[in-house]
Molecule: transfer RNA
Organism: Candidatus Tayloriibacteriota bacterium
RNA sequence: GCCGUUGUAGCUCAGUUGGUAGAGCGUCGUCUUGGUAAGACGGAGGUCUCCGGUUCAAUCCCGGACAACGGCU
Numbered sequence: 001g002c003c004g005u006u007g008u009a010g011c012u013c014a015g016u017u018g019g020u021a022g023a024g025c026g027u028c029g030u031c032u033u034g035g036u037a038a039g040a041c042g043g044a045g046g047u048c049u050c051c052g053g054u055u056c057a058a059u060c061c062c063g064g065a066c067a068a069c070g071g072c073u
Stems, first nucleotide, its partner, number of pairs: 001072007010025004019056001027043005049065005
């Protein structure tokens, strides 16, 4: 320098042939216990990397940028 994959909650990851996003773990509260752990119930937490385009509508489609990883030279 070229090509490819990935970017979604604190972490690991789903997701949708386009219709305002979920799980597990973690965290907070309550119950339970003499107290902890475990367990049960409930809650909070997301400008879906950024910019632009298409569309009535974009996390999803298109272009570009950035970052991580891999391959080639």